[in-house]
c-di-AMP riboswitch aptamer (ydaO/yuaA leader) from Winogradskya consettensis, 139 nucleotides, folded computationally. The sequence was found by an Rfam model in a public genome assembly. Its mean pLDDT, the model's own confidence on a scale to 100, is 81.
RNA sequence: ACGGAGCCGCCGCUCAAUCGCCGAGAGGCGAACCGGGGACCCAAUCCGUAAUGGGGUGAAUCCGCUGAGUAUUCAGCGGUAGGGAUCCUUCCAUCCCGAACCCGUCAGCUAACCCGGUCGGCGGUCGACGGAAGGAAGA
Numbered sequence: 001a002c003g004g005a006g007c008c009g010c011c012g013c014u015c016a017a018u019c020g021c022c023g024a025g026a027g028g029c030g031a032a033c034c035g036g037g038g039a040c041c042c043a044a045u046c047c048g049u050a051a052u053g054g055g056g057u058g059a060a061u062c063c064g065c066u067g068a069g070u071a072u073u074c075a076g077c078g079g080u081a082g083g084g085a086u087c088c089u090u091c092c093a094u095c096c097c098g099a100a101c102c103c104g105u106c107a108g109c110u111a112a113c114c115c116g117g118u119c120g121g122c123g124g125u126c127g128a129c130g131g132a133a134g135g136a137a138g139a
Base pairs, nucleotide, nucleotide: 009125010124011123012122013121014120018031019030020029021028022027032118033117034116035115036114037113042108053106054103055102056101057100062079063078064077065076066075067074068073082097083096084095085094086093088134089133090132091131092130
């Protein structure tokens, strides 16, 4: 000098997952945001089938091909409904995600009412470093 890693602070991303107050702490309270249960009305109600309970959070559904296979299964590859980012917004352009988990035979909608959650995971290092238009702020 270059590169890598870690810690603190700060800036930003995903998510509902943030803020305030009390407390030495553990913890508690509140606001805000989010999820679930829960009437009338409405919806549903039947029969059958080789086979299958049903439901919830979430963007994360669905299709095709290949292989294994008893298959309603698993794995992989390619798409896809849908979703996110590019440090003010929108458009363009580009880059990504398209999972995972929970309830436990039970729940349609649903006013009043009732019950919960506020975790986790990442990137950057004063730069905002893709283009355009419009803002905002500053001078």